[in-house]
Order: sequence, then structure tokens, then C1' cells
RNA sequence: AUAUGUAAAUAGCAAGCCCAUUGAAAAAUGGAGUACGCAAAACUAUAGGGUCUAAGCUUGUUGAAGUAGGAUAGCCAGUUGCCAAU
Repeated sequence: AUAUGUAAAUAGCAAGCCCAUUGAAAAAUGGAGUACGCAAAACUAUAGGGUCUAAGCUUGUUGAAGUAGGAUAGCCAGUUGCCAAU
């Protein structure tokens, strides 16, 4: 330095549930307790694919349909990084 994550050590994160706030929604943020899980569950949504939502806009047979400048990094991915039995 690369691979690997079956051992050890040190730390760390926190799905969901409940409450509050924001939001049209998806969802996000904060709080109490807990812990589904994570070796990148750290960062990136103006590299990309996927997924969710549809306020606005478009269409409309007035049932609705389509659409991202919204959201998701704990879907994949990209970038950086701790430890070291091997």
C1' cells in the first nucleotide's frame, strides 16, 4: 500500500415505535426511553441508475393520469476514513 472483516481492542452511528415542529406530500429536524441493525449506517442528491411523493404545471372523459426544481446516501453507486487476528 492492496485485499479481507472469521478474532481482539477503542470508540461511534441508530431503523421502528411515542411526542413536538416544519412540509402539499414524500420526508426532515429535535426530544424521552428502547435497540432493527451497521466496518463506513461518515460525506456527496448540480456524475449516474433506482425508489418515494405530486404542491405547482400539463392533459382531462371531472373518476383521474402524467410530470421534480421536492425527498431518499439505512437501495445501488462515488469519495474519504478507524482498528488489525490474517

Annotation: c-di-GMP-I riboswitch aptamer from Coprobacillus sp., 86 nucleotides, folded computationally. RNAcentral records the identical sequence in 2 taxa. NCBI's taxonomy places the organism under Bacteria, Bacillati, Bacillota, Coprobacillaceae, Coprobacillus.